[in-house]
RNA sequence: GGAGGGGACUCCGGAGAAGUCCGCUUAUAUAAGCGGGUGCCGAAGGUGCAAGAGGCUUUUUAAUAAAGUCUCGAAUCUCUCAGGCAAAAGGACGGAGACGGCUUA
Numbered sequence: 001g002g003a004g005g006g007g008a009c010u011c012c013g014g015a016g017a018a019g020u021c022c023g024c025u026u027a028u029a030u031a032a033g034c035g036g037g038u039g040c041c042g043a044a045g046g047u048g049c050a051a052g053a054g055g056c057u058u059u060u061u062a063a064u065a066a067a068g069u070c071u072c073g074a075a076u077c078u079c080u081c082a083g084g085c086a087a088a089a090g091g092a093c094g095g096a097g098a099c100g101g102c103u104u105a
Base pairs, nucleotide, nucleotide: 002104003103004102007099009097010096011095012094013093018038020037021036022035023034024033025032026031039085040084041083045081046079048077052072053071054070055069056068057067058066059065
């Protein structure tokens, strides 16, 4: 110096659903913040599990197989705990850059 995957950083793109109702506070007051109600959304985070894998028990076979039970087990699926429902911010995920480390020819 080449290739690969991963890490934190910077930049770009990035959906859904209330500019809802009530109360309180505050000299931006038709605003902002906080608390609560109702209705919604899924793409921070978190929950659940399919195929499959493994353990145990019982039955069984030449090899084995069957049943029961437990554990592990993915997602943009699921739940809606958390979060969110104008803009801004955030945002899974995708792209680019530079950085350091790892693996490999």
The RNA shown here (Glycine riboswitch aptamer) has 105 nucleotides. The prediction has a mean pLDDT of 79. It was read from a public genome assembly, where an Rfam model found it.